[in-house]
RNA sequence: GAAUCAUCGAGAGCGGUGUAGGGACGGGCCCUGUGAUACCGCGGCAACCAGUUCGAUACGUCGAACCAGGUGCCAAUGCCCGAGCGAUGGCGGCGGGAGGGACGAUGU
Repeated sequence: GAAUCAUCGAGAGCGGUGUAGGGACGGGCCCUGUGAUACCGCGGCAACCAGUUCGAUACGUCGAACCAGGUGCCAAUGCCCGAGCGAUGGCGGCGGGAGGGACGAUGU
């Protein structure tokens, strides 16, 4: 980087280094010199994978409980919304609900 599947309204902060933007992108809104983002240390949250036990099985796996080894995460629901195409004429377009998808993140 590609692909499969799953999840994304719950949960969890202090200190240090350092200095200007940061929240993926556009718009909004917000965070930030009372020091953000980032990195490091410690602490914590959760339970995707691994592990243990039990049950089921179509023997491929599936479910439950425990654990905390590998990841992950610790402002705001993934912070909120995102419809444009065509050379032109033109087509589409709004609000609410349901379903599905895209983009993104994390795990696998």